[in-house]
């Protein structure tokens, strides 16, 4: 480089729920915490959901697109 894979994981990430903090809200930050996660790593292109309405949120919904770990062959 290129095929294949999840019962695995060395390392990672971190739902809910508490506390703080920011926001009209949806929800974001940061600590605590662990329900999961092979992209639960970027990315709001498409489509869907929330908020309610000038917009805005959500990548841990789904698909795209760009990057990357492990096993193996």
């Nucleotide at each position: 480089a290129c095929g294949a894979g999840a019962u695995a994981a060395a390392g990672c990430c971190a739902a809910a729920c508490c506390u703080g903090c920011c926001g009209g809200a949806a929800g974001a930050c940061a600590g605590g915490g662990a329900c999961g996660g092979a992209a639960a790593g970027u990315u709001a292109c498409g489509g869907g959901u929330c908020u309610a309405u000038u917009a805005g949120a959500u990548a841990g919904c789904c698909g795209g697109a760009c990057u990357g770990c492990c096993u193996u062959g």